RNA sequence: GCGGUCGUAGCUCAAUUGGAUAGAGCAACAGGCUACGAACUUGUAGGUUGGGGGUUCGAGUCCCUCCGACCGCGCCA
Numbered sequence: 001g002c003g004g005u006c007g008u009a010g011c012u013c014a015a016u017u018g019g020a021u022a023g024a025g026c027a028a029c030a031g032g033c034u035a036c037g038a039a040c041u042u043g044u045a046g047g048u049u050g051g052g053g054g055u056u057c058g059a060g061u062c063c064c065u066c067c068g069a070c071c072g073c074g075c076c077a
Base pairs, nucleotide, nucleotide: 001073002072003071004070005069006068007067010026011025012024013023019057028044029043030042031041032040050066051065052064053063054062
């Protein structure tokens, strides 16, 4: 350099294949329980869906471009 897969909450992953409000578990925080913790339990907060642009009535999902991660191939020395 070329091709492929991927990027969603702090972490691990969903989102019915374009449909209205983006969710779950863990973690965090607050309460309950406890002599205190752990465990258990109730609740709360947490998102520019990697950045930008486009298509569409409507985009996490489709298209273009850039950035990053991984895999394969190639080039130079």